[in-house]
Context: one part of a larger RNA
RNA sequence: CCCUGCUGAAGGAACUCGGCAAAAUGGCCCCGUAACUUUGGGAUAAGGGGUGAGGCGCUCUCUUUAGGGGGAGCGCCUUGGCACAGAAUCGGGGGUAGCGACUGUUUAUUAAAAACACAGGUCUCUGCUAACUCGCAAGAGGAUGUAUAGGGACUGACACCUGCCCGGUGCCGGUAGGGUAAGCCUUAAUGUUCACGCAUGGAGGUUAAACCUCGGUAAACGGCGGCUGUAACUAUGACGGUCCUAAGGUAGCGAAAUUCCUUGUCGGGUAAGUUCCGACCCGCAUGAAUGGUGUAACGACUUCCCCACUGUCUCCAGCAGGGACUCA
Numbered sequence: 001c002c003c004u005g006c007u008g009a010a011g012g013a014a015c016u017c018g019g020c021a022a023a024a025u026g027g028c029c030c031c032g033u034a035a036c037u038u039u040g041g042g043a044u045a046a047g048g049g050g051u052g053a054g055g056c057g058c059u060c061u062c063u064u065u066a067g068g069g070g071g072a073g074c075g076c077c078u079u080g081g082c083a084c085a086g087a088a089u090c091g092g093g094g095g096u097a098g099c100g101a102c103u104g105u106u107u108a109u110u111a112a113a114a115a116c117a118c119a120g121g122u123c124u125c126u127g128c129u130a131a132c133u134c135g136c137a138a139g140a141g142g143a144u145g146u147a148u149a150g151g152g153a154c155u156g157a158c159a160c161c162u163g164c165c166c167g168g169u170g171c172c173g174g175u176a177g178g179g180u181a182a183g184c185c186u187u188a189a190u191g192u193u194c195a196c197g198c199a200u201g202g203a204g205g206u207u208a209a210a211c212c213u214c215g216g217u218a219a220a221c222g223g224c225g226g227c228u229g230u231a232a233c234u235a236u237g238a239c240g241g242u243c244c245u246a247a248g249g250u251a252g253c254g255a256a257a258u259u260c261c262u263u264g265u266c267g268g269g270u271a272a273g274u275u276c277c278g279a280c281c282c283g284c285a286u287g288a289a290u291g292g293u294g295u296a297a298c299g300a301c302u303u304c305c306c307c308a309c310u311g312u313c314u315c316c317a318g319c320a321g322g323g324a325c326u327c328a
Stems, first nucleotide, its partner, number of pairs: 001323008010314002014312001019309001027051005036041001038157001052079012080084001092307004097302002099299002104116002120155007132141003158294004163224003168221002170217005177212002183206005189200004225243005252286001253283001264280005
């Protein structure tokens, strides 16, 4: 010096990306317990007090009925220690915000999460020899099920909601018309033949689906404007004009897991705060099942703050064991 433990004056997070690590808390009994809440919770919330040993008396209870054993409790007396859950086992707590409702699942061997799943919601297909999947087929699964069933897709408890656009793409429907392959019909021409025919073949007609066309459909894929004028200070613009569009973003939320400018501005917290919380709204580039906004409970998730606590630190010191070192 390294590893694993133990102790530490004063201070107590000044350490650090970050309280990482350590310390502290801890069992049982009693008292007491907030916001919020889906009335179940939150909750061991928080915060306090008690706890050893011996003796006596009493109450209740379990038992394999015993002059036994076990458990709970009350009163009194005595007694030891610095300390009585005396060792070991054995929650630190509170507040705030984000995300995900929750319990679960996952990258065996760098990721456990906000990712996946989930109950619930919606759309869509499927009438049974079902749809769909596997198989060349026989056949099998679906299912010894039958639309309160089964398959596919999206969303993701619950609460309040889920706006406008069908022009494009997709899907569904309609068939009048257009359009169209082979085939079929009719008919020129050419080759060949004495001829019949055969072959090549132009043109016309007929003709399925697709496609064109006409509608529907967004919890289908998706999309949801610009310029300009205007109110008796100024500013702003309820109001107007104009261009374009399929329609021009509604309710909400908003410097956000989304904000470039940006450490936006104001407020809070600190002596001091690029983070955090609450607001504002000029949203570079929010927005409604690619779900929007809330939300009790939950989380080895993420952010910020506080109490307690500490060798994380100021600033290191000592001790123990094992290495390192020397010899074998």